[in-house]
Context: one part of a larger RNA
RNA sequence: GGCAUCCGGUGGAUGCCUUGGCGCCAGGAGCCGAUGAAGGACGUAGCUGGCUGCGAUAAGCGACGGGGAGCCGCCAACAGGUGUUGAUCCGUUGAUGUCCGAAUGGGGGAACCCAGUAUAUUGAAAGGUAUAUUAUCUGUCGCUGAAUACAUAGGCGGCAGAAGGAAACCGGGGGAAUUGAAACAUCUUAGUACCCCGAGGAAGAGAAAGUAAAAACGAUUCCCCUAGUAGCGGCGAGCGAACGGGGAAGAGCCUAAACCGGAUGGGUGUCAAGCCCGCAAGCGUUGCCUAUCCGGUGUUGUGGGAUUUUGAUUGGUUGAGUGCGGCUCAACCGAAGAGUUACAAAAGUCUAUUUUAGCCGAAGAAUCUGGGAAGGUUCGUCACAGAGGGUGAGAGCCCCGUAGGCGAAAAGGUAGUCACUCUUUUUCAAAACUCCCGAGUAGCGCGGGGCACGUGGAACCUUGUGCGAAUCUGGGUGGACCAUCACCCAAGGCUAAAUACUACCUGGCGACCGAUAGUGAACUAGUACCGUGAGGGAAAGGUGAAAAGGACCCCUAUUAGGGGAGUUAAAAGAACCUGAAACCGGAUGCUU
Numbered sequence: 001g002g003c004a005u006c007c008g009g010u011g012g013a014u015g016c017c018u019u020g021g022c023g024c025c026a027g028g029a030g031c032c033g034a035u036g037a038a039g040g041a042c043g044u045a046g047c048u049g050g051c052u053g054c055g056a057u058a059a060g061c062g063a064c065g066g067g068g069a070g071c072c073g074c075c076a077a078c079a080g081g082u083g084u085u086g087a088u089c090c091g092u093u094g095a096u097g098u099c100c101g102a103a104u105g106g107g108g109g110a111a112c113c114c115a116g117u118a119u120a121u122u123g124a125a126a127g128g129u130a131u132a133u134u135a136u137c138u139g140u141c142g143c144u145g146a147a148u149a150c151a152u153a154g155g156c157g158g159c160a161g162a163a164g165g166a167a168a169c170c171g172g173g174g175g176a177a178u179u180g181a182a183a184c185a186u187c188u189u190a191g192u193a194c195c196c197c198g199a200g201g202a203a204g205a206g207a208a209a210g211u212a213a214a215a216a217c218g219a220u221u222c223c224c225c226u227a228g229u230a231g232c233g234g235c236g237a238g239c240g241a242a243c244g245g246g247g248a249a250g251a252g253c254c255u256a257a258a259c260c261g262g263a264u265g266g267g268u269g270u271c272a273a274g275c276c277c278g279c280a281a282g283c284g285u286u287g288c289c290u291a292u293c294c295g296g297u298g299u300u301g302u303g304g305g306a307u308u309u310u311g312a313u314u315g316g317u318u319g320a321g322u323g324c325g326g327c328u329c330a331a332c333c334g335a336a337g338a339g340u341u342a343c344a345a346a347a348g349u350c351u352a353u354u355u356u357a358g359c360c361g362a363a364g365a366a367u368c369u370g371g372g373a374a375g376g377u378u379c380g381u382c383a384c385a386g387a388g389g390g391u392g393a394g395a396g397c398c399c400c401g402u403a404g405g406c407g408a409a410a411a412g413g414u415a416g417u418c419a420c421u422c423u424u425u426u427u428c429a430a431a432a433c434u435c436c437c438g439a440g441u442a443g444c445g446c447g448g449g450g451c452a453c454g455u456g457g458a459a460c461c462u463u464g465u466g467c468g469a470a471u472c473u474g475g476g477u478g479g480a481c482c483a484u485c486a487c488c489c490a491a492g493g494c495u496a497a498a499u500a501c502u503a504c505c506u507g508g509c510g511a512c513c514g515a516u517a518g519u520g521a522a523c524u525a526g527u528a529c530c531g532u533g534a535g536g537g538a539a540a541g542g543u544g545a546a547a548a549g550g551a552c553c554c555c556u557a558u559u560a561g562g563g564g565a566g567u568u569a570a571a572a573g574a575a576c577c578u579g580a581a582a583c584c585g586g587a588u589g590c591u592u
Stems, first nucleotide, its partner, number of pairs: 001591009015577001016542002020513002022510007029502002031165002039100003042055003046078001050074002061094006070082003105114003115134008136162009169200001170198005180187001184234001210217002221248005231239002252494003255438001259296010274283002276326005301472001303437004307432006315333007334425006348418001350416007358406003364379005380397002382386001388400003443467008453479001474489005529536002549576001552564004
């Protein structure tokens, strides 16, 4: 030196554990913000480093409920307080809430600097202090008011709104490439990623100028089929419907125009049109044309409506239209109906239920082993409760709970009632000429885009550009186009539900993980650290049932380490459960 065995050190694998994660389901909630958000800075405790909470009233203040013995957060000790006159704690509602931040008095290198105005206060004064207020834009109302006479622009003020943030879902405006095609350009990836704008608890869509096919259906949305079909496609790679059928849900409405009336402005205008009709009496810048606004009417495709005439039909009272008769209109009463999700528009009362604290809640002892009983044995007992967790090992009956039941001063949600508001009170039929039925629209040409559809025979939808209709004897569609036939009525608008999503709250579940796993993060984690910055981004869990955390003595230069003693079931001794291997030693044997 090597080999072997044993005993150690080092190291932190493995086993066991779980406070943390991951995924899914159900329910709730689906916004916050100039009444200053989200997010921060700085402070704040007797002593205070981080986290948490809070804001100069600063781990907190008030009120009302709950609760019932301790409490002064994680986080010990000391010091000092507090509580049955009900604290701590939990819930609801208030107060306070520095500075920054949309940040909004002006500025600014965020958390800082400097002001104006009004009021109060202090000071002899200079000045200081406190409170309130002072950004911009939009809408509206008012006051002023140029060039320029009226006016307008502009200025000033009142009131209201906006601004910024937020995980996904949604609508819109823009819009790739890697990739696939075994290369690549049309194509694909994909209208995806990404950027921007906007909204809501959902959004969008939506009451046929639809779909069909000789039979019909009857807004939209979503699901299952139809169907990987028909098609599209360097007919390559690939892309990929609809009709129809079955389900979920179910809801329909308002306008424009014609016509009538009113208001305002402009034009025109006189012995005559007009003032509801007949007669009488009167008015006459009333009238007529036109523009805008308001009210009534009207809303459809077996075409609808307006106007006029005719016929039928109609709750009552009062009033108006110069008097009488008719006719028309208005108000009130009665009757009928509807409504706060659209169809007009809000806010309340009461009741029920529910959310935000909580409360009640059955039934076991002995003995054995043991450090410890929940384990073994014996005899009981409850169960609408034998889910689960804890307790010194494995507990229905010890504790928390569980089944079941109960509960709110306050604030909120939902449903209903009442109240309130609103509507109707005339409608129908026939005939007739006339009038209306959404215009730079439909349609057409050129160039694009969307449709499963790549220009194709390419309809349909949409539109950058040029041209450019018609009003029912009208117009669109049925996949070029024409005819026939059928269906529908564009160029205005609103609309719940069925559907999508989950940052957040509650409950539940898992042939999900168990500390190199599971979130990056079980722990002071988006921390430490790195980077000018955008950004990148860790490691790190476990004494014990209980600190009982080793008094005291000894060795020693030692906050090192060790030996006694003591605690404990065990030193498991804080570099602490178990404690593998590499690696490093000691002892013994064999061997060179």

Record summary:
Large-subunit ribosomal RNA, domain I from a Dehalococcoidales bacterium, 592 nucleotides, folded computationally. Its mean pLDDT, the model's own confidence on a scale to 100, is 83. It matches the Rfam family "Bacterial large subunit ribosomal RNA". The full RNA is in RNAcentral, with records from ENA. Taxonomically the source falls in Dehalococcoidales (Bacteria, Bacillati, Chloroflexota, Dehalococcoidia).